[in-house]
C1' cells in the first nucleotide's frame, strides 16, 4: 500500500429509518446525632464533515483514531 471491522454520557452496554435507553459511578433530597446502607429526583452523550430520505445513532462517501488480515 490493499481489504475487513470498531467508535454512543465519567465505565460497561441496548436501541436492525420514526421521541436516544439501561445499570453503575458523580451531583441534590431525604433517612442518621454522624458517616455507611436505603428511598427519591437532577444533570450529563451518537468520532468529525457532507450527501439520501417527509424523517438518520441506524444508509452512503469522505476523514481521524483503534482493531485484524494481506502484501
Nucleotide at each position: 500500500g490493499a481489504g475487513u471491522u470498531g467508535u454512543u454520557c465519567g465505565a460497561u452496554u441496548a436501541a436492525g429509518g420514526g421521541u436516544a435507553a439501561a445499570u453503575c459511578a458523580c451531583a441534590g433530597a431525604u433517612c442518621u446525632u454522624a458517616c455507611a446502607c436505603g428511598u427519591c429526583u437532577u444533570a450529563g452523550c451518537u468520532a468529525a464533515u457532507g450527501g439520501u430520505u417527509c424523517g438518520a445513532a441506524u444508509c452512503c462517501a469522505u476523514u481521524a483514531c483503534g482493531a485484524c488480515u494481506c502484501a
Molecule: transfer RNA
Organism: Lodderomyces jiufengensis